This is a predicted structure of a 141-nucleotide RNA (SAM riboswitch aptamer (S box leader)) from uncultured Nocardioides sp. The sequence is in RNAcentral, with records from MGnify. NCBI's taxonomy places the organism under Bacteria, Actinomycetota, Propionibacteriales, Nocardioidaceae, Nocardioides.
[in-house]
RNA sequence: CUCAUCCAGAGGGACUGAGGGAACGGCCCGAAGAAGUCCCGGCAACCGCCGCGAACUCCCGGACGCACCAGCACUGCUGGCGCGGACGUCGCGGAAACGGUGCCAAAUCCGACCCGGCGAGAGUCGCCCGGGACAGAUGAG
Numbered sequence: 001c002u003c004a005u006c007c008a009g010a011g012g013g014a015c016u017g018a019g020g021g022a023a024c025g026g027c028c029c030g031a032a033g034a035a036g037u038c039c040c041g042g043c044a045a046c047c048g049c050c051g052c053g054a055a056c057u058c059c060c061g062g063a064c065g066c067a068c069c070a071g072c073a074c075u076g077c078u079g080g081c082g083c084g085g086a087c088g089u090c091g092c093g094g095a096a097a098c099g100g101u102g103c104c105a106a107a108u109c110c111g112a113c114c115c116g117g118c119g120a121g122a123g124u125c126g127c128c129c130g131g132g133a134c135a136g137a138u139g140a141g
Stems, first nucleotide, its partner, number of pairs: 001141006011040005019029003024111003041104003046100002049094006060088002064084003068080005108135001113132005118126003
């Protein structure tokens, strides 16, 4: 930088001792113990792993192998057609004993910027609703 996901799920102990929820505003959590470190446990299913599929009118791509046909400057080469096909891509499903991560208050806690709806009332406001953007997190490349 690109892509996917982010309203589900899952906490105890030891050490320690005041902060934490990214940042700003809010609102929360916290001496009935925050953050951090360690131990054990759990959740989930991104990668990896396993299975299936890619179909009706031809076709997911495909190294390579084989058969047949044709041509030629014929131990071969070129073209066509068919079959098989490692592997790759995508989709669906599965397992989680094992590998690489991740996660275990609150939706990514909510908002902030834009658009729409609704209600006030006027060019603004909101204990309101929806969508998008920005930022961020995690994974894969």